[in-house]
Molecule: Bacterial large signal recognition particle RNA
Organism: Thermotoga sp.
RNA sequence: CUGUGCAGGUGGGGGGUUAGCGGUCCCCUGUAUCCACAACCCGCUCUAGGUGGAGCCGAUGGGCCUCCCGAGAGGAAGGGGAGACGGAAGCGGCCUGGGCACCCCGGGCGAUGACGGCUGAGCCCCCUGCGACGCACACCGGUGAACCCCGUUAGGCCCGGAAGGGAGCAACGGUAAGCUGGUCCCUGCGGGUGAUAGGGGAUCCCUUGGCCCGAGCUCGGACCUCAGGAGCGCCCGUUGAGCCGGCCCCGACGGAGGCCCGCACGG
Numbered sequence: 001c002u003g004u005g006c007a008g009g010u011g012g013g014g015g016g017u018u019a020g021c022g023g024u025c026c027c028c029u030g031u032a033u034c035c036a037c038a039a040c041c042c043g044c045u046c047u048a049g050g051u052g053g054a055g056c057c058g059a060u061g062g063g064c065c066u067c068c069c070g071a072g073a074g075g076a077a078g079g080g081g082a083g084a085c086g087g088a089a090g091c092g093g094c095c096u097g098g099g100c101a102c103c104c105c106g107g108g109c110g111a112u113g114a115c116g117g118c119u120g121a122g123c124c125c126c127c128u129g130c131g132a133c134g135c136a137c138a139c140c141g142g143u144g145a146a147c148c149c150c151g152u153u154a155g156g157c158c159c160g161g162a163a164g165g166g167a168g169c170a171a172c173g174g175u176a177a178g179c180u181g182g183u184c185c186c187u188g189c190g191g192g193u194g195a196u197a198g199g200g201g202a203u204c205c206c207u208u209g210g211c212c213c214g215a216g217c218u219c220g221g222a223c224c225u226c227a228g229g230a231g232c233g234c235c236c237g238u239u240g241a242g243c244c245g246g247c248c249c250c251g252a253c254g255g256a257g258g259c260c261c262g263c264a265c266g267g
Base pairs, nucleotide, nucleotide: 001267002266003265004264005263006262008057009056010055011029012028013027014026015025019045020044021043022042023041033054034053035052036051037050061261062260063259064258065257066256067255068254072250074248075247078244079243083239084238085237086236087235091233092232094229095228096227097226098225099224104221105220106219107218108217109216116212117211118210119209120208121207122206124201125200126199127198128197129196130194131193133190134189135188136187138183139182140181141180142179143178149174150173151172157166158165159164
C1' cells in the first nucleotide's frame, strides 16, 4: 500500500404509554438507505435507545464531550376572566302587599264657598196618642137538647064510684151553651202595622236645611319606609375555557471550543 472479515454506524428531540428504557402513535426539527411486524402491542432491564431480513459505509470527514442560541413540547403557580352549577344572610335591581305627616307629579271638587265650627230635621232607641188591620166581646140573623131545659102536652098511664085531678113521652112552639153567617156603633187585646201626631233619649258614621269663617279638600302615582317573595347581578360559594406576562425542566436545528478515529487474518 492492498484484500477479506469483525466491532461500530446508517438522524435527533418532546409528548403520550410504561415500574422503567426503546419502538409502533401524535408533534417539532429538517433530509437522513429499503422491506415486514407491533396498543388490553412488540423488544428489553439502568452500558435498558425495537425485533427480523436486505443493502451501503466501515480511516470516511465521521463520532463524542462542554458552552451558547433556541423551534417546540411539558410542569407548577400568578393575573385577569367568557361561561357552568348552586344559594338567599347582607347589597343593587325586580315583583307583591301595608303605611305614607311634609315635599313632587297627574285627575276631580271648591269664592255659585273647601276644611272647620254652631244649630235644626231625617236615619237609630224608648213612651204615648191617632188611623188601618186582625181577634175577642158585643149586637143582628140562622141553626141548636132521645132523657138529665121551659111551655103546651094527643094517645097511653096513675088516683077517684063519678065529677074531676095529677105526673108526663112523641109531635109542636121556644130557649141555653155551642156552631155558623153578618156588622164595626161601644169595649178590650195584639203586632216584622203606618208617606201619622206628640214627648224623651242617643249620636255626629251617613243624608239634608240654615248661620259663621274664608282656601283648601279628595283620589291615584312617584319618592320614602315596613314586611314578604323570586333568584337578575362578581351579591355569595364552588368550578372555570380561551387569553396575558414571567418562572422551572427537557430540548431539535444552528454556532464556538476541545477530544477520538479501533481489531483479526492474508498478500